[in-house]
Context: one part of a larger RNA
RNA sequence: CUGGGCGUAAAGGGCGUGUAGGCGGUCCGCUAAGUCAGGUGUGAAAGGCCUGGGCUCAACCCAGGAAAUGCGCCUGAGACUGACGGACUUGAGUCCGGGAGAGGAUGGUGGAACUCCCAGUGUAGAGGUGAAAUUCGUAGAUAUUGGGAAGAACACCCGUGGCGAAGGCGGCCAUCUGGACCGGUACUGACGCUAAUGCGCGACAGCGUGGGGAGCAAACAGGAUUAGAUACCCUGGUAGUCCACGCCGUAAACGAUGAGUGCUAGACGUUGGGAAGCCUAGCUUUUCAGUGUCGCAGCUAACGCAUUAAGCACUCCGCCUGGGGAGUACGGCCGCAAGGUUGAAACUC
Numbered sequence: 001c002u003g004g005g006c007g008u009a010a011a012g013g014g015c016g017u018g019u020a021g022g023c024g025g026u027c028c029g030c031u032a033a034g035u036c037a038g039g040u041g042u043g044a045a046a047g048g049c050c051u052g053g054g055c056u057c058a059a060c061c062c063a064g065g066a067a068a069u070g071c072g073c074c075u076g077a078g079a080c081u082g083a084c085g086g087a088c089u090u091g092a093g094u095c096c097g098g099g100a101g102a103g104g105a106u107g108g109u110g111g112a113a114c115u116c117c118c119a120g121u122g123u124a125g126a127g128g129u130g131a132a133a134u135u136c137g138u139a140g141a142u143a144u145u146g147g148g149a150a151g152a153a154c155a156c157c158c159g160u161g162g163c164g165a166a167g168g169c170g171g172c173c174a175u176c177u178g179g180a181c182c183g184g185u186a187c188u189g190a191c192g193c194u195a196a197u198g199c200g201c202g203a204c205a206g207c208g209u210g211g212g213g214a215g216c217a218a219a220c221a222g223g224a225u226u227a228g229a230u231a232c233c234c235u236g237g238u239a240g241u242c243c244a245c246g247c248c249g250u251a252a253a254c255g256a257u258g259a260g261u262g263c264u265a266g267a268c269g270u271u272g273g274g275a276a277g278c279c280u281a282g283c284u285u286u287u288c289a290g291u292g293u294c295g296c297a298g299c300u301a302a303c304g305c306a307u308u309a310a311g312c313a314c315u316c317c318g319c320c321u322g323g324g325g326a327g328u329a330c331g332g333c334c335g336c337a338a339g340g341u342u343g344a345a346a347c348u349c
Base pairs, nucleotide, nucleotide: 004320005319006318007303008302012317014201015200016199017198021194022193023192025088026087027086028085029084031082033081034080035077036076037075038074039073040072041071042070049065050064051063052062053061054060091191092188093187094186095184096183097182098181103177104176105175106174107173108172109171110154115149116148117147118146119145120144121143125136126135162169163168206247207246208245209244210243211242215241216240220236221235222234223233258316259315260314261313262312263311266294267293268292269291270290271289272288273287274286275285276284277283278282298305299304322349323348324347331342332341333340334339
């Protein structure tokens, strides 16, 4: 290896890009490396196996045979894989015509609300809670009207709606820019799939430098609650949250479900296109691409999954192998640090 698995039991890498490698469409020719057939040489002896023999038997010993799944060479086969040559269009890509979208980046701009400041009206409360108190207020608060400032987030629209590889993305406008989809079949002619290492992206929190700071708010302080209350509740409140640049590289980074391709009943919604028909404001039928609910076969330990598979198959990658010790120690690499990554053992059940 034969011969297991990874939605929830241990196990899918957070996501992409792509190197090596692995795998790879249809037809023809050629080759004969893999493959297959026959032959031949070799595959020491001892041992093992089979047959026979020698010690009274056996152990032991002797002889012969078979075997030695392997390798070399020769001759041949030509289906499949490979190499080479030629051709093809279904895979893949290009082109043309369309429409959809919170996809990304930069710059500008708008209204509501909160807070603060100024001014007017106005007077004794306001705020907060289960109830209170801390707190604010006669130095005029709360309420209300007008004006101003600043920061952050974008109500309704908003939808198991959309876009993105994932993280994620939501006021409006402009500029720059990525991808997908539909239709046309004009072009290239297998240019493909996967992807170890590498490289890039990567929520929140955190770190560095410089800004910014309205609201919220770890830490912290006070008031309550309580047996206590280093909490839950209340009043305050600093980092932080925001911006620029640079780090960090982790998450229940989840669909707890890797990527690609083909095949396998249906029903009902919804998003973006196309086609056809009609009693064209629209409806019906149909077809691609997405996104949902239910459901057959099948699968599953069950739950459930079920054309968006966890079904039937193939290709490639990642990962698992009892619990604890432990995602720890040590070492390496990375980081300013926090730490990350790789990742044991003793011992114990």

Overview
The part of an RNA shown here (small-subunit ribosomal RNA, central domain) has 349 nucleotides and comes from an uncultured bacterium. Model confidence (mean pLDDT): 90 of 100.